Predicted 3D model of a 73-nucleotide RNA (transfer RNA) from a Patescibacteria group bacterium. The prediction has a mean pLDDT of 82. It was read from a public genome assembly. It matches the Rfam family "tRNA". From the family's description: Transfer RNA (tRNA) molecules are approximately 80 nucleotides in length.
């Protein structure tokens, strides 16, 4: 310079028009001589890279933008 994916709490990670699963981390308990390792309960996203558009409604469709990643050259 072309193609084609990727971004959702700290971390991975589902979900794909109408209220955002779940693991782990984290806290608090229970078990334990003390941890671990299980158990069990709870907080944490003002809103999912930025901006616009669409629509009665955006994370999700659409346009452009920065950003990663593979491929061709």
């Nucleotide at each position: 310079g072309g193609c084609g994916g990727g971004g959702u709490g700290g971390c991975c990670a589902a979900g794909u028009g109408g209220u955002a699963a779940g693991g782990c981390a984290u806290c608090a308990g229970a078990c334990u001589g003390c941890a671990a390792a299980u158990c069990c309960g709870g907080a944490a996203a003002u809103g999912a890279c930025g901006a616009g558009g669409u629509u009665c409604g955006a994370u999700u469709c659409c346009u452009c933008g920065a950003u990663c990643c593979c491929c061709c050259a």